[in-house]
C1' cells in the first nucleotide's frame, strides 16, 4: 500500500433493564448491568424508522449513526 479478521492476544463500544437527571414527547447525559459489535468511532447527505403541530395525506420542527447506503477518520493482528 491492501483486506480477506483467526473459535489468538490487546485495548474499546454497550442493546435491554436499573438508578440519578434533562426534556411536552421522541429521545439526551452520568452511573452500574452486558444483548451485541471489526468501525456499534464521527457525519443526519440519500433511506428507513420514532415524536410533536387534534386525526388522514401533504409540509414543517424536532429525536435515532446499534436500519441500510454514502462521505471522513483510525487501533490492533495478518498478508
Nucleotide at each position: 500500500c491492501u483486506g480477506a479478521g483467526a473459535u489468538a492476544a490487546a485495548g474499546g463500544c454497550a442493546c435491554u433493564c436499573c438508578u440519578g437527571u434533562c426534556g411536552a414527547a421522541a429521545g439526551g447525559c452520568a452511573g452500574g448491568u452486558u444483548c451485541g459489535c471489526a468501525a456499534a468511532g464521527c457525519u443526519a447527505g440519500a433511506u428507513a424508522c420514532c415524536c410533536u403541530g387534534a386525526u388522514a395525506a401533504a409540509c414543517a420542527g424536532g429525536g435515532u449513526g446499534g436500519u441500510u447506503c454514502g462521505g471522513c477518520u483510525a487501533c490492533c493482528g495478518g498478508a
Molecule: c-di-GMP-I riboswitch aptamer
Organism: Halonatronomonas betaini